[in-house]
Context: one part of a larger RNA
Molecule: small-subunit ribosomal RNA, central domain
Organism: uncultured bacterium
RNA sequence: UUGGGUUUAAAGGGUGCGUAGGCGGUUUAUCAAGUCAGCGGUGAAACGCAAGGGCUUAACCCUUGACCUGCCGUUGAAACUGGUGGACUGGAAUGCGGAUGCUGUGGGAGGAAUGUGUGGUGUAGCGGUGAAAUGCAUAGAUAUCACACAGAACACCGAUUGCGAAGGCAUCUCACAAAUCCGUGAUUGACGCUGAGGCACGAAAGUGUGGGGAUCAAACAGGAUUAGAUACCCUGGUAGUCCACACUGUAAACGAUGAUGACUCGCUGUCGGCGAUAUACAGUCGGUGGCCAAGCGAAAGCGAUAAGUCAUCCACCUGGGGAGUACGACCGCAAGGUUGAAACUC
Numbered sequence: 001u002u003g004g005g006u007u008u009a010a011a012g013g014g015u016g017c018g019u020a021g022g023c024g025g026u027u028u029a030u031c032a033a034g035u036c037a038g039c040g041g042u043g044a045a046a047c048g049c050a051a052g053g054g055c056u057u058a059a060c061c062c063u064u065g066a067c068c069u070g071c072c073g074u075u076g077a078a079a080c081u082g083g084u085g086g087a088c089u090g091g092a093a094u095g096c097g098g099a100u101g102c103u104g105u106g107g108g109a110g111g112a113a114u115g116u117g118u119g120g121u122g123u124a125g126c127g128g129u130g131a132a133a134u135g136c137a138u139a140g141a142u143a144u145c146a147c148a149c150a151g152a153a154c155a156c157c158g159a160u161u162g163c164g165a166a167g168g169c170a171u172c173u174c175a176c177a178a179a180u181c182c183g184u185g186a187u188u189g190a191c192g193c194u195g196a197g198g199c200a201c202g203a204a205a206g207u208g209u210g211g212g213g214a215u216c217a218a219a220c221a222g223g224a225u226u227a228g229a230u231a232c233c234c235u236g237g238u239a240g241u242c243c244a245c246a247c248u249g250u251a252a253a254c255g256a257u258g259a260u261g262a263c264u265c266g267c268u269g270u271c272g273g274c275g276a277u278a279u280a281c282a283g284u285c286g287g288u289g290g291c292c293a294a295g296c297g298a299a300a301g302c303g304a305u306a307a308g309u310c311a312u313c314c315a316c317c318u319g320g321g322g323a324g325u326a327c328g329a330c331c332g333c334a335a336g337g338u339u340g341a342a343a344c345u346c
Base pairs, nucleotide, nucleotide: 004317005316006315007300008299012314014201015200016199017198021194022193023192025088026087027086028085029084030083031082033081034080035077036076037075038074039073040072041071042070049065050064051063052062053061054060091191092188093187094186095184096183097182098181099180100179103177104176105175106174107173108172109171110154114150115149116148117147118146119145120144121143125136126135162169163168206247207246208245209244210243211242216240220236221235222234223233258313259312260311261310262309263308266291267290268289269288270287271286272285273284274283295302296301319346320345321344328339329338330337331336
């Protein structure tokens, strides 16, 4: 390289948009680049192959043939691919009419809890644990009542619920923005799919500057436990946790399952539509679950939300360790990230 693969054995990029490229619906006319056919030229010899022949045979040598799968030219064919022109509506998109949601961004508002402060009541303990101690408390704590302030998170509803490309998103309300679904079949008429590079987004932790700081809490301190205890338990507690702007760019970023389209027996929930007088029954489109036929699979299992049967495009894998390391390059303020070996060894 070919082949074979990628849920769990090595292997799906964290996610989207999209450039080049690759691939691409129905029909008609035309061209003849790909494609196919005929003919011509060329395709050195040797080697190899086939049939003969020459050395006593063989090796070796000679003759002839086929071959040289190719390239060029020319004459044709027109099914398929391609180019050009015309037409179409099923793919795709737009319009119109409805619907939905913890979708996003920015304002405003709320109650519970926690902590703190002030004042009142009140007196000797509180707190904590397996048991304790450190700690707090007669300078009046804990408990309880009233008022005030602060920051963060939103109990119940709440659910195999819903939304989002993924990360993710939940008190109420307003504004703005986007999306999806259904119905209609009005409009465009293949405008599509995928997507190397590229661009954007991207949990938590971390970083920079400035705020904020209630709770919790790496580090740290003390008390315990223990043979020891740089831990698990307890009392404290700083970064951080929150906000704004900028960076970082990684996760078991998981469905460990790339995207798009088509096809393949049924049963049963549920969410949003449609239609009908209708709460019933059945249907239909789009999601989200459970169980299974065929089929697939090493099995576990998957099974119209496929891991089944096919097609197109991208990414990735090729024994374990060394190693996601070294070196180089690029990115980053740094931490580090991306790309990514070899010797050696089993």